Notes:
Predicted 3D model of a 357-nucleotide RNA (Bacterial RNase P class A) from Paludibacterium paludis. RNAcentral holds the sequence, with entries from Rfam. The model forms 93% of the base pairs in the Rfam consensus.
[in-house]
C1' cells in the first nucleotide's frame, strides 16, 4: 500500500415555537409552573425464567426437548473455555459431535453382487486331477503345447454415495495380512488431564459396511394456561338465601283438620353483571470503580431512576451545521438470549501479500 478475519460502538446534531401522552406542585374552577417520553432490533413469538391462576404435580406411562466435556447462570436449546472432525496459507470459520457388539426398517439408478455363507461381469492362473496335440519310450510310461474340463484367485477393469484397511518388498501357477515394515485399526496398559481427549510402547493381521434431523435405545429435563393472568370496590334491572309479619285470602300437600310450602310485605346476607380500581413498572435495573477468574460470570464500593396507554402518545414547523436529505423499524405483564431487517459510518485487535529504510 493492497486484501481480508474477528470484536464493539454510533443510528443525524443544536435552537426555537405549536401540539400529544403519563407524573409532581399550585389553583374552588378554568387553567399555570417544573420535569419525564422507543429500539438495536421494541419485530419473529423460537428457547429459557419471574409473577399469577387452576391446583397438589410423590411415582410410573404417553408426549416433548435436549445430546463432546469442564464451567457460567434465575433459567436455557443461551454464553464462555477447551477436546475432536471439516475447511482455510493465515488471523479465523463450521459442526445435534451419546448408542450400529438389543431389535426393525432403509439404500431409487447402475451393478454380478447392497449385508449375507462374502460375491465373480470382463479378467488373471489352471501348480494339482482329467482331457487333447505332439515328441520320446525299456510299452508301464514321462516330457512340453493347448486354455479344453473341474478347480483356484480377487491383483487390475468396471458399476456406485458406498463393495471386508493403505503403500512398499517378499512370496505364488495366479494369487491374497499368506509373510514382513510404515500408516491406519482395536481391546487392555501406562503417563497427563476434574473431563471430552491426547501421546508412549508393547500386543493382536484385522474384528468388522452405511443410515439413529428413519424407528428405536441410553442420559438429563418438562403439570396446564396465560397480564383479555388474575386481585379489589361494585349500581340499575331480574334473580337467590335467611329472618319476620300476616294465617283475614287463594293455590298445592291423594278426601279432611292441624301443620307446612308458593303468592304478599319489612328487613338483612352473599354471587355476578355494566362501571371503576389495581396488577403496571424498582428491576435477575442500569452507570461508574475496585476485586477474583484465561473469559463467560460473579464479590463489594458508590452514583442514578430511565414511558406505562387502554382506541392506545412519542409529532409537525422554522433556522443552523454535517463526511449533506440520514437505513431496518413503533413499547403494551417484566427480564435472559436465539433469529430475522437495516443507508452510511466510526474504534481497536489480529492475518497474508507486495513495496521501502
Nucleotide at each position: 500500500g493492497g486484501a481480508g478475519u474477528c470484536g464493539g460502538c454510533c443510528a443525524g446534531a443544536c435552537a426555537g415555537u405549536c401540539g400529544c401522552c403519563g407524573c409532581g406542585c399550585c389553583g374552588c374552577a378554568a387553567g399555570g409552573c417544573g420535569g419525564g417520553g422507543a429500539g438495536g432490533a421494541a419485530a419473529g413469538u423460537c428457547c429459557g425464567g419471574g409473577c399469577u391462576c387452576c391446583a397438589u404435580a410423590g411415582a410410573g406411562c404417553a408426549g416433548g426437548a435436549u445430546g463432546c466435556c469442564g464451567g457460567u447462570u434465575a433459567a436455557c436449546g443461551g454464553c464462555c473455555g477447551g477436546a475432536c472432525g471439516c475447511c482455510g496459507c493465515g488471523a479465523g470459520g463450521c459442526g445435534a459431535u451419546g448408542g450400529a457388539a438389543a431389535g426393525u426398517g432403509g439404500a431409487a439408478c447402475a451393478g454380478a453382487g447392497a449385508g449375507c455363507u462374502g460375491a465373480a461381469c470382463c479378467g488373471c492362473c489352471g501348480a494339482u486331477g482329467g482331457c487333447c496335440u505332439u515328441u520320446c519310450u525299456u510299452c508301464g510310461g514321462a516330457a512340453a503345447g493347448g486354455a479344453u474340463c473341474a478347480g483356484g484367485c480377487a491383483a487390475g477393469g468396471g458399476u456406485g454415495a458406498a463393495a471386508a484397511g493403505g503403500u512398499g518388498u517378499g512370496g505364488u501357477a495366479a494369487g491374497a495380512g499368506c509373510a514382513c515394515a510404515c500408516c491406519g485399526c482395536g481391546g487392555a496398559c501406562g503417563u497427563g488431564g476434574c473431563a471430552a481427549c491426547a501421546c508412549g510402547g508393547a500386543c493382536g493381521g484385522c474384528a468388522g459396511g452405511c443410515u439413529a434431523a428413519a424407528c428405536c435405545c441410553c442420559a438429563u429435563c418438562c403439570g396446564g394456561a396465560g397480564c383479555a393472568a388474575g386481585a379489589c370496590c361494585a349500581a340499575a334491572u331480574a334473580g337467590g338465601g335467611g329472618u319476620g309479619c300476616g294465617u283475614u285470602a287463594a293455590c298445592g300437600u291423594g278426601g279432611c283438620u292441624c301443620g307446612c310450602g308458593u303468592u304478599g310485605c319489612a328487613c338483612c346476607c352473599g354471587g355476578g353483571u355494566a362501571g371503576g380500581u389495581u396488577g403496571c413498572u424498582u428491576g435477575a435495573g442500569c452507570c461508574c470503580g475496585u476485586c477474583g477468574g484465561c473469559a463467560a460470570c460473579g464479590g463489594c464500593g458508590g452514583g442514578c431512576c430511565u414511558a406505562g396507554a387502554g382506541g392506545a402518545a412519542u409529532g409537525a414547523c422554522u433556522g443552523u451545521c454535517c463526511a449533506a436529505c440520514g437505513a431496518c423499524a413503533g413499547a403494551a405483564c417484566c427480564c435472559g438470549g436465539c433469529u430475522u431487517a437495516c443507508c452510511g459510518g466510526c474504534c481497536g485487535a489480529c492475518u497474508c501479500c507486495c513495496c521501502c529504510c